The part of an RNA shown here (small-subunit ribosomal RNA, 3' major domain) has 478 nucleotides and comes from an uncultured prokaryote. The RNAcentral record of the full RNA draws on ENA. Its Rfam family is "Bacterial small subunit ribosomal RNA". Its family is annotated with structural constituent of ribosome and ribosome in the Gene Ontology. Its mean pLDDT, the model's own confidence on a scale to 100, is 83.

[in-house]
Context: one part of a larger RNA
RNA sequence: UGACGGGGGCCCGCACAAGCGGUGGAGCAUGUGGUUUAAUUCGACGCAACGCGCAGAACCUUACCAGCCCUUGACAUACCAAUCGCGAUUUCCAGAGAUGGAUUUCUUCAGUUCGGCUGGAUUGGAUACAGGUGCUGCAUGGCUGUCGUCAGCUCGUGUCGUGAGAUGUUGGGUUAAGUCCCGCAACGAGCGCAACCCUCGCCCUUAGUUACCAUCAUUUAGUUGGGUACUCUAGGGGGACUGCCGGUGACAAGCCGGAGGAAGGUGGGGAUGACGUCAAGUCCUCAUGGCCCUUAUGGGCUGGGCUACACACGUGCUACAAUGGCGAUGACAAUGGGUCGCGACCUCGCGAGGGGAAGCUAAUCUCAAAAAAUCGUCUCAGUUCGGAUUGUUCUCUGCAACUCGAGAGCAUGAAGUCGGAAUCGCUAGUAAUCGCGUAUCAGCAUGACGCGGUGAAUACGUUCCCGGGCCUUGUACU
Numbered sequence: 001u002g003a004c005g006g007g008g009g010c011c012c013g014c015a016c017a018a019g020c021g022g023u024g025g026a027g028c029a030u031g032u033g034g035u036u037u038a039a040u041u042c043g044a045c046g047c048a049a050c051g052c053g054c055a056g057a058a059c060c061u062u063a064c065c066a067g068c069c070c071u072u073g074a075c076a077u078a079c080c081a082a083u084c085g086c087g088a089u090u091u092c093c094a095g096a097g098a099u100g101g102a103u104u105u106c107u108u109c110a111g112u113u114c115g116g117c118u119g120g121a122u123u124g125g126a127u128a129c130a131g132g133u134g135c136u137g138c139a140u141g142g143c144u145g146u147c148g149u150c151a152g153c154u155c156g157u158g159u160c161g162u163g164a165g166a167u168g169u170u171g172g173g174u175u176a177a178g179u180c181c182c183g184c185a186a187c188g189a190g191c192g193c194a195a196c197c198c199u200c201g202c203c204c205u206u207a208g209u210u211a212c213c214a215u216c217a218u219u220u221a222g223u224u225g226g227g228u229a230c231u232c233u234a235g236g237g238g239g240a241c242u243g244c245c246g247g248u249g250a251c252a253a254g255c256c257g258g259a260g261g262a263a264g265g266u267g268g269g270g271a272u273g274a275c276g277u278c279a280a281g282u283c284c285u286c287a288u289g290g291c292c293c294u295u296a297u298g299g300g301c302u303g304g305g306c307u308a309c310a311c312a313c314g315u316g317c318u319a320c321a322a323u324g325g326c327g328a329u330g331a332c333a334a335u336g337g338g339u340c341g342c343g344a345c346c347u348c349g350c351g352a353g354g355g356g357a358a359g360c361u362a363a364u365c366u367c368a369a370a371a372a373a374u375c376g377u378c379u380c381a382g383u384u385c386g387g388a389u390u391g392u393u394c395u396c397u398g399c400a401a402c403u404c405g406a407g408a409g410c411a412u413g414a415a416g417u418c419g420g421a422a423u424c425g426c427u428a429g430u431a432a433u434c435g436c437g438u439a440u441c442a443g444c445a446u447g448a449c450g451c452g453g454u455g456a457a458u459a460c461g462u463u464c465c466c467g468g469g470c471c472u473u474g475u476a477c478u
C1' cells in the first nucleotide's frame, strides 16, 4: 500500500421489513446427476452449470455404436497422359445402401495467329499434399459471462517523505452519481457518471394512398362520387430548464411545498458496461501455436443411439375448483408473418381435416383473439373439479412416424382437497391473470424472443440477514 475482522461510523440496493403471487407435496414436460447400454456423442458445475450451447435429434442433422465399403481421397493447388466435353435424363441387373455394371434421349465447349497454341471441363496416374467436431481455453486471438450501470479507476506537474508511498481522490454539505458547492499544498487532465442516440407520452406543421369520414349525395357495406377537418401513417419542428413563486440552507450547491403544464425535478423504457477480478467459459461457430492420426483418430452408406430408467436435483406447465366448471348469446387489441406461401368464401366431415376456389409480392387480400360481459345450469362431492394413463378408430407432414412426430373422435378417468424444513420473483400500467405473434421449421413449443387486453396490494422503517460504496481502527497476512 492492500486484503481481512463473529471492529467502529456514514450510505445504498425487492437486501430485510410491509404486501401480492409462487417453488418445495401431485401428474406431466424439459435439462442434469447417477445407473444401464454396442452406443446412450461432446461441452457447461456455487452465485455466474442444470427449458444452457440446441432459433426446434424419425432419416439428414450427428460429432456416438454395429456392420458393409473407399484410400491423392467428399474438398483445394501444382505435374504428366488421354479425352472433348461437361451436364441433364429413361430403363434394367446385383446390393441394405454406398457402390459396381449395362442402357435410352437431349445437347456435341470457348477463343484462335488453325499450331493440341491458350483457356475450361472430365477421366486415369504418381507425389507434394488434402482431411481430423482428435488433445491442450493452463500456449493463444476473437467473442462472452460476472462483480455491476456499482461509482469508481488513473495520469501530468508541484509539494511532503531516506524510501515503499502520500497528497490530489481526504474534510463540511449535497446528489442516482468522484453529481455539484464550499474549504484545503495542491493546480489541472483522462477513462467512467451525466448529456448527445432510439422509443413511448403533448402540440404544431408537411403529405393524403392502400388510411380516415365531420359536412353533401349514394350503398347491404367508406361501397362509390367527394373531402383531408378528425383518426392514423411517417418526415420536420416545438416542448421541461429547478425556468417562475414561497419556505429552508452558509449570500452556495441543493432540498421541501406550490403555480402553470400533456408531462416536474434523471418524465417512463431501451441502447450504452471504466481500470480490473475469477489461469471464469468457449480449440465442437470461426481463426490459430504445439502435439497426435494418415488403407485411419480421414471419407461414404444402411441400421441403431443421442428418446434407455430402482432413483436424486433444477426449471416449467396443468391442477386441486363456485372470484369456478359446462352450455348458449356475443363484443373489444397490438406486435408480426405470407407466392414452393397466407388462403377468404362455398361444400363434405362430430372433429383433426378433405375437395373446390376469389383475392393478395400486401396500410389494399389473408393468418386472426382470449379473459371480460349477459343468460342458463351445476351446489361442495374426489364432483358436470382434475386430466394422467390405457384401449380403439382416424387426420396431417414426410421416401419413411416400429424403436421415436404432432393432432382429432369415442371410451377409460390415476395422483391431486393448496403442499415439512426451506426457498424465489415483484414497487405501477409493475405483480397477478388472459390470449396473440415470430424465429427455428416438411412436420413437431408447456421453451425462447416479442405483442397487446384486464389490472392490484404494500413500503412504519434500516435493529437484523445478504451484496456493495466511502472514511476510520486492529493485524504475527501481502
Base pairs, nucleotide, nucleotide: 002477003475004474005473007472008471009470010469011468012467013466015462016461019426020425021424022423023422026318027317028316029315030314031313032312033311034309035308042053043052064304065303066302067301068300069299070298073129077128078127079125080124081123082122083121084120087106088105091102092101093100094099109119110118111117131293132292134291135290136289140287141286142282143281144280145278147276152191153190154189155188156187157186158167159166160165171182172181173180197270198269199268200267202238203237204236205235206234207233208232211228212227213226216225217224241264244258245257246256247255248254320419324378325377326376327375328374329373336367337366338365341360342359345356346355347354348353385416390411391410392409393408394407395406396405432454433453434452435451436450437449438448